[in-house]
A computed fold for a 73-nucleotide RNA from a Candidatus Woesearchaeota archaeon, annotated as transfer RNA.

RNA sequence: GGGGCUAUAGUGUAGCUUGGUAUCACUCAUGCUUUGGGAGCAUGGAACCCCAGUUCAAAUCUGGGUAGCCCCA
Repeated sequence: GGGGCUAUAGUGUAGCUUGGUAUCACUCAUGCUUUGGGAGCAUGGAACCCCAGUUCAAAUCUGGGUAGCCCCA
């Protein structure tokens, strides 16, 4: 210098092909249960790496960038 893959709650992930309410688990908050703790149950909070474009509508499509890993030189 060239190419490929990846980036989503605090953590780990599904969803991307085929654009339409962002999934689940752990965690966290509150309540119930318990003498208390733990476990269990109910309810709730929390996320699409950044910028621009296309579109009625973008996590998804397009362009550029950033970071990580790998391959070639």
Its mean pLDDT, the model's own confidence on a scale to 100, is 81. Its Rfam family is "tRNA". By type it is a transfer RNA. Gene Ontology term of the family: triplet codon-amino acid adaptor activity. About the family: Transfer RNA (tRNA) molecules are approximately 80 nucleotides in length. The sequence was found in a public genome assembly.